Small-subunit ribosomal RNA, 3' major domain from an uncultured bacterium, 455 nucleotides, folded computationally. The RNAcentral record of the full RNA draws on ENA and SILVA.
[in-house]
Context: one part of a larger RNA
RNA sequence: UGACGGGGACCCGCACAAGCGGUGGAGCGUGUUCUUUAAUUCGACGCUAAGCGAAGAACCUUACCAGGGCUUGACAUCCUUGGAAGCUCUACGAAAGUAGAGUGUGCCUUUUGGAGCCAAGUGACAGGUGUUGCAUGGCCGUCGUCAGCUCGUGUCGUGAGAUGUUUGGUUAAGUCCAUUAACGAGCGCAACCCUUAUGAUUAGUUGGAUUUUUCUAAUUAGACUGCCUCGGUAACGGGGAGGAAGGAGGGGAUGAUGUCAGGUCAUUAUUACCCUUACGUCCUAGGCUAGAAACGCGCUACAAUGGCCGGUACAGAGGGCUGCCAACCCGCGAGGGGGAGCAAAUCCCAUCAAAGCCGGUCCCAGUUCGGAUUGCAGGCUGAAACUCGCCUGCAUGAAGCCGGAAUCGCUAGUAAUCGUGGGUCAGCACACCACGGUGAAUACGUUCCCGGGUC
Numbered sequence: 001u002g003a004c005g006g007g008g009a010c011c012c013g014c015a016c017a018a019g020c021g022g023u024g025g026a027g028c029g030u031g032u033u034c035u036u037u038a039a040u041u042c043g044a045c046g047c048u049a050a051g052c053g054a055a056g057a058a059c060c061u062u063a064c065c066a067g068g069g070c071u072u073g074a075c076a077u078c079c080u081u082g083g084a085a086g087c088u089c090u091a092c093g094a095a096a097g098u099a100g101a102g103u104g105u106g107c108c109u110u111u112u113g114g115a116g117c118c119a120a121g122u123g124a125c126a127g128g129u130g131u132u133g134c135a136u137g138g139c140c141g142u143c144g145u146c147a148g149c150u151c152g153u154g155u156c157g158u159g160a161g162a163u164g165u166u167u168g169g170u171u172a173a174g175u176c177c178a179u180u181a182a183c184g185a186g187c188g189c190a191a192c193c194c195u196u197a198u199g200a201u202u203a204g205u206u207g208g209a210u211u212u213u214u215c216u217a218a219u220u221a222g223a224c225u226g227c228c229u230c231g232g233u234a235a236c237g238g239g240g241a242g243g244a245a246g247g248a249g250g251g252g253a254u255g256a257u258g259u260c261a262g263g264u265c266a267u268u269a270u271u272a273c274c275c276u277u278a279c280g281u282c283c284u285a286g287g288c289u290a291g292a293a294a295c296g297c298g299c300u301a302c303a304a305u306g307g308c309c310g311g312u313a314c315a316g317a318g319g320g321c322u323g324c325c326a327a328c329c330c331g332c333g334a335g336g337g338g339g340a341g342c343a344a345a346u347c348c349c350a351u352c353a354a355a356g357c358c359g360g361u362c363c364c365a366g367u368u369c370g371g372a373u374u375g376c377a378g379g380c381u382g383a384a385a386c387u388c389g390c391c392u393g394c395a396u397g398a399a400g401c402c403g404g405a406a407u408c409g410c411u412a413g414u415a416a417u418c419g420u421g422g423g424u425c426a427g428c429a430c431a432c433c434a435c436g437g438u439g440a441a442u443a444c445g446u447u448c449c450c451g452g453g454u455c
C1' cells in the first nucleotide's frame, strides 16, 4: 500500500422480509456423471460445467471403432514425360476402387510452343479435430452496468508513499454542491445511437375508408425540475398544476483499470514437441441413441377456477422461388390429387391464434382426470427409417390424488397463464430466439442470510 476479520459506522441489490408461482415426489424429453462397450469421438466441472460448444448425430456430418484399400497422397506450388478434355461399356467388388475395351481429337499460335484439364514419374513437400489454453494472438465468461481506476504539476514525507479521490450534504452514479494544499485532466457514469408511448407536416402504393379518421414511413415537435409552493447557503428533496408522457417515462445497444495462470490449440491463426506405407487419406458397416444407479434443466399431469362436445369473438411479429402453396375434389385423419396467385403492405403459410364468451354434458371416482407403455393399420421426407425419424387412426390404458430435508424465479403490462412465428433443417423441437392475448399479489422495514461499495 493492499487483502482479510464470527471489528465498528454508513449505503445499495428480488439479498432478506412481504407476496405469487415453481423445482425437489410421478411419467416422459434432454444434458452430465458413472458403468458397460470393438467404439460408446472430444471439450466444458461451485457461483462463471451439465436443452453448454451442437441454430437440429439414420448415411453425410464424424473427429470414434471394425473391416477393405492408397502412399507425392483427398488438397497446394514447382519439375519431367505422355495424352485434349470428356463420354460409353465389360469383369471383379459391400463400396472405395482394380483390370480392360471402345469412342473422341477441340481453343490460341507461323512451326517450336501456350492456356486449361487428365494420367504417370521424381523429390522438395503436402497432411494431422495429434500434445501443450501453464508458451500465445484473437474472441468470450465472471465480479458488474458495480462506481470505481488513474495521470500531470504542486505540496507533505529520509523513504515506501500520501494528498487530490478525504470531510458535511446529495444522487442511480467519483452525480452534483459546499468545504478543503491542492489545482486541473483522462478512462469509466451521464449524454450523443436504436426502439416504444403523444401530436404536427408531407407523401401515399398493394393497406383501410370515400369525409374526418385508421394504417404505412420520412421529417419534426415535445420533458427541461421549465412553472407554482414548502424545506435547504447550494446541490437537491417533498407536494401541486398543466400534459399523451414527470423528475433517468418504459425497453435495448453500450461492460473502465483489473481479477479468476477462468474458457477455447476442436472456428481460425500460431510457438515448441510428436506422426510421415501413418497419429495422413478413401470407402462400407457400426457407434456418438447402450443402462444397475446418481445429478442438472424442462415438458405433461395429478383435475370441477376442470375435462369433453357444439356455437362464436379479438392479435402482433415473422417467413416464402430447388420456395410459400389458394379455390375445388378424395380421405375419419396424418395426407393425397389439383393447379390459381405471389420475389410479396398485393398472393400464400393462416378461417390469421389459443386462453376468452354462450349453451350442453360429466358429479369427486384413479374417474369422461392423466396420458406413459404396447399391439395393429396407415401417411410423409429421404438411395435408404432394422439398429435410429416425425405424424395419423383404432385399441391398450401405467405411475401420478400437489410432493421430505432443501431450493429457484419474479416489483408491472412484471409474475402467472394462453397461443403464434422464426433460425437450424430433405425429414425431425417439450430446446433456443422472437411475437402478441388475458393479466395479479406484495414490499412494514434493513435485525438477520448472501453479494457489493465508501470510511
Base pairs, nucleotide, nucleotide: 008455009454010453011452012451013450015446016445019410020409021408022407023406026300027299028298029297030296031295032294033293034291035290042053043052064286066284067283068282069281070280073125077124078123079121080120081119082118083117086103087102088101089100090099091098092097107114108113127275128274130273131272136269138264139263140262141260143258148187149186150185151184152183153182154163155162156161167178168177169176193252194251195250196249198221199220200219201218202217203216204215224246227240228239229238230237231236302403306362307361308360309359310358311357312356318349319348320347323342324341328337329336330335369400374395375394376393377392378391379390380389416438417437418436419435420434421433422432